[in-house]
């Protein structure tokens, strides 16, 4: 450092089913892609939700303590060449 081997990982969207207020997350299935799509959310930024709770009274705003590591940088661990 990541081009082509080689050996293996991982699993987008969908569906299905249980959690969950929700975003989301677990299982099963299924692969769009991943050189870290391995892990840290108590590194730092950035995003999504909005129960309560404030505010408001029709709504609608505001709010993480909830969530996303497959959103950036970063940290730490791993295969080849």
């Nucleotide at each position: 450092u990541a081009a082509u081997a080689a050996a293996a990982g991982c699993a987008a969207a969908c569906c299905g089913u249980c959690g969950g207020a929700a975003a989301c997350g677990g299982c099963g299935g299924g692969a769009c892609g991943c050189a870290a799509a391995g892990u840290c959310a108590c590194g730092g930024g950035g995003g999504c939700u909005a129960a309560a709770g404030c505010c408001a009274g029709a709504a609608a705003g505001c709010c993480a303590u909830g969530c996303c590591a497959g959103c950036c940088c970063g940290g730490c661990c791993g295969c080849u060449a």

Predicted 3D model of an 81-nucleotide RNA (c-di-GMP-I riboswitch aptamer) from a mouse gut metagenome. The RNAcentral record of the sequence draws on MGnify.